[in-house]
RNA sequence: CGGGCCGUGGUUCAGUGGUAGAAUGCGAGUAUGGGGUACUCGUGACGGCAGUUCGAUUCUGCCCGGUCCGA
Numbered sequence: 001c002g003g004g005c006c007g008u009g010g011u012u013c014a015g016u017g018g019u020a021g022a023a024u025g026c027g028a029g030u031a032u033g034g035g036g037u038a039c040u041c042g043u044g045a046c047g048g049c050a051g052u053u054c055g056a057u058u059c060u061g062c063c064c065g066g067u068c069c070g071a
Stems, first nucleotide, its partner, number of pairs: 001070007010024004018054001025043007047063005
């Protein structure tokens, strides 16, 4: 310098045009004499800027970051 893939709650991952989910974490509560543990409720996210579309996490372009390949 060129190219491929990836970027979603604090963390690990789903979801690929029409309401954004799970596990775990964190907070509160209940159960227990207490702890462990279990259960209930809550908390919190689509890397950025544009474009396409009635509608974008999803499609397109550029940029940023990570990773791999080539030179």
Molecule: transfer RNA
Organism: Parcubacteria group bacterium GW2011_GWB1_45_10